[in-house]
Context: one part of a larger RNA
RNA sequence: CUCUGGUUAAGGAACUCUGCAAAAUGGCUUCGUAACUUCGGGAGAAGAAGUGCCCUGUUAUUGUGACAGCCCUCGCGGCUCGAGCAUGAAAGGGUUGCAGUGAAUUGGCUCAAGCGACUGUUUACCAAAAACACAGGUCUCUGCUAAACCGUAAGGUGAUGUAUAGAGGCUGACGCCUGCCCAGUGCUGGAAGGUUAAUAGGAGAUGUCAUCUUCGGAGAAGCAUCGAAUUGAAGCCCCAGUGAACGGCGGCCGUAACUAUAACGGUCCUAAGGUAGCGAAAUUCCUUGUCGGGUAAGUUCCGACCCGCACGAAAGGCGUAACGAAUUGAGCGCUGUCUCAACCAGAGACCCG
Repeated sequence: CUCUGGUUAAGGAACUCUGCAAAAUGGCUUCGUAACUUCGGGAGAAGAAGUGCCCUGUUAUUGUGACAGCCCUCGCGGCUCGAGCAUGAAAGGGUUGCAGUGAAUUGGCUCAAGCGACUGUUUACCAAAAACACAGGUCUCUGCUAAACCGUAAGGUGAUGUAUAGAGGCUGACGCCUGCCCAGUGCUGGAAGGUUAAUAGGAGAUGUCAUCUUCGGAGAAGCAUCGAAUUGAAGCCCCAGUGAACGGCGGCCGUAACUAUAACGGUCCUAAGGUAGCGAAAUUCCUUGUCGGGUAAGUUCCGACCCGCACGAAAGGCGUAACGAAUUGAGCGCUGUCUCAACCAGAGACCCG
């Protein structure tokens, strides 16, 4: 010097990203206990006091209930007594130590905010969380040989279930709510018209050739090849519906008797122009926004404001008691975290053998 422990004057978070670590609290009994609340909780809230041993004393109490006695309807009956055993306060008195849950085991607490309702689950071996799940909500599909899924198939799961069932998507307790847009995309429905495959159809054309010939060519039947009109479903175009489907939810200019601002007006565009609620937010760039609170001093925090670069309503919005080895800010207690270090014990390192 390193590690593991122990103690420490005065101060007490000044340390530090952060009270990380340590200290402190601690059991039991009694008293006492706020806001808020879903009336269950919160709560061991917080905050106090007591705690050993001996005696009164085989204490009071409580439980069990033997023996015995009495009664009768004579029973596994009723009543009385209360031994023994077990349990065991409270009070008074005494006594001892620095100290009585004498060692060990054995909650620190409070206030405020965001997130997630909760118990739970997760990255075996760097992440336990605000992520996942969840009960609840809602949408869509599915009438049973169900839909969905596995398999080439047979077959199987679903399910020995039957729409109060099963599957898939989203949201995520509870409370108050969930606005506008169907133009695009998707889905559902529609079928008049347009387009459209194979098929059916066969006008016509070509090759070959009997035959005819004016010797140029024409050319039946057959066999082949190509093939127009016409016929022809779904789909697409088209017409509607549908947002807890994918998604989207404007700009410019002017205007009030100080100024400022604009309830108001004009205009352009759109499918429609963001409603309620919230808002410098886990979202705010400018930004340490501005004001207030807390501090002597606060880029964090809390309460407001609204100019929302770029919140917003089931990719849910806003609240919310309880809960959280989670995140952020503050306080009390407590401390070697620190001012600032010292000593002790053990184990190493190091030196000698």